Predicted 3D model of an 83-nucleotide RNA (transfer RNA) from a Lachnospiraceae bacterium. The coordinates come from a structure-prediction model, not an experiment, and the mean pLDDT is 82. It matches the Rfam family "tRNA". About the family: Transfer RNA (tRNA) molecules are approximately 80 nucleotides in length.
RNA sequence: GCCGGCGUGUCGGAAUGGCAGACGAGGCAGACUCAAAAUCUGCUGUCAGCAAUGGCGUGCGGGUUCAAGUCCCGCCGCCGGCA
Numbered sequence: 001g002c003c004g005g006c007g008u009g010u011c012g013g014a015a016u017g018g019c020a021g022a023c024g025a026g027g028c029a030g031a032c033u034c035a036a037a038a039u040c041u042g043c044u045g046u047c048a049g050c051a052a053u054g055g056c057g058u059g060c061g062g063g064u065u066c067a068a069g070u071c072c073c074g075c076c077g078c079c080g081g082c083a
Stems, first nucleotide, its partner, number of pairs: 001082007010025003018066001026044006045056004059075005
């Protein structure tokens, strides 16, 4: 240099162009216990707000579309192959 794959919460990892983050791990709180472990229940992206609630969020920038994590273009990073 060329070709291909990947980039999503704290972490692993789902999501047919239609509720973004299922499910699991971790964390916090509670139940149980003399106490703990195990188990069970609830909560767990971010910003503003006392709250109700609202805004933002899938590597970055743009495009298509009523609607994009998903499709298209450019760029960045990581992995693999070829030279």